This is a predicted structure of a 73-nucleotide RNA (transfer RNA) from a Spirochaetales bacterium.
Model confidence (mean pLDDT): 82 of 100.
Its Rfam family is "tRNA". A reference for the family is Hou (1993), "The tertiary structure of tRNA and the development of the genetic code", Trends Biochem Sci.
[in-house]
Order: sequence, then structure tokens, then C1' cells
RNA sequence: GCAACCUUAGCUCAGUUGGUAGAGCGAAUGACUGAAAAUCAUUAGGUCCCCAGUUCAAUUCUGGGAGGCGGCA
Repeated sequence: GCAACCUUAGCUCAGUUGGUAGAGCGAAUGACUGAAAAUCAUUAGGUCCCCAGUUCAAUUCUGGGAGGCGGCA
């Protein structure tokens, strides 16, 4: 330099033929226990990488940018 993939909760990742964003783990609180662990219940936590465009409406489509892993040269 070329082409491709990825970026969503603290972490690992789903998701959406465009219509109010989810799971597991983790955290907090409660139940249980003599006390813990385990288990159960509940809760909190997200400007869906950034900018612009299309649209009544964008995490999702289009363009540009940033970052990341590997590949080719």
C1' cells in the first nucleotide's frame, strides 16, 4: 500500500428484513446461615466508537474518520 472483519453494560458477547437495547459473568441490596460459601429474589449500570447524510423514525442503511485483530504484497 491492498482487500476483508470487528467496535453494543465493568468483562465476554447476542441482537435488530429501520420502530422504546438484552443475556451470562461481575457489582449492590434482601432472603437463607451462628458466620460465610453456594442457592434464590430484586436492583443499578449503556450519548450501541466519532462526524455527516437518507428517513416521520438510525445501534441497524449510505459516506467519511478513529481504533483493534489477523491476512496479502